[in-house]
RNA sequence: GUGGCCAUAGCUUAGUGGUAAAGCUCCGCUCUGUGGAAGCGGCGAUACGGGUUCGAUUCCCGUUGGCCACC
Numbered sequence: 001g002u003g004g005c006c007a008u009a010g011c012u013u014a015g016u017g018g019u020a021a022a023g024c025u026c027c028g029c030u031c032u033g034u035g036g037a038a039g040c041g042g043c044g045a046u047a048c049g050g051g052u053u054c055g056a057u058u059c060c061c062g063u064u065g066g067c068c069a070c071c
Base pairs, nucleotide, nucleotide: 001070002069003068004067005066006065007064010024011023012022013021018054026042027041028040029039030038047063048062049061050060051059
């Protein structure tokens, strides 16, 4: 340089155009002599910029970053 894949919560992952979901973590409460475990509740995210559409995490283009292959 060329081609391909990936980017969603602090971490690991769902979500095939119609209110963004779960597990772990964190915070609070209950329980307990204390802690842990368990139960209940809460905080928190679509990499960035455009386009298509009544409506975009999803489709299209570009940028950035990461990974793989070729040279």
Molecule: transfer RNA
Organism: Patescibacteria group bacterium